[in-house]
This is a predicted structure of a 74-nucleotide RNA (transfer RNA) from a Clostridiales bacterium.

RNA sequence: GGAGGCAUAGCUCAGCCGGUUAGAGCGCUUGCUUCACACGCAAGAGGUCAGGGAUUCGAGUUCCUUUGCCUCCA
Numbered sequence: 001g002g003a004g005g006c007a008u009a010g011c012u013c014a015g016c017c018g019g020u021u022a023g024a025g026c027g028c029u030u031g032c033u034u035c036a037c038a039c040g041c042a043a044g045a046g047g048u049c050a051g052g053g054a055u056u057c058g059a060g061u062u063c064c065u066u067u068g069c070c071u072c073c074a
Stems, first nucleotide, its partner, number of pairs: 001073007010026004019057001028044005050066005
């Protein structure tokens, strides 16, 4: 230099053929339970969906581009 893949909650990930409210597990907070802790139960907080642009009535999802990481080729 060329090609491909990945980027969604603190962590690991799902999200189908674009459809109106973005989810799960673990973790965190509060409450119940206990003498207390753990376990268990209930509730809750936490997201510019990596950045920008485009298409569309509508984009986490499609297209372009930038950035970061990984792999391959030279």

Description
Its Rfam family is "tRNA". By type it is a transfer RNA. Model confidence (mean pLDDT): 81 of 100. The sequence was found in a public genome assembly.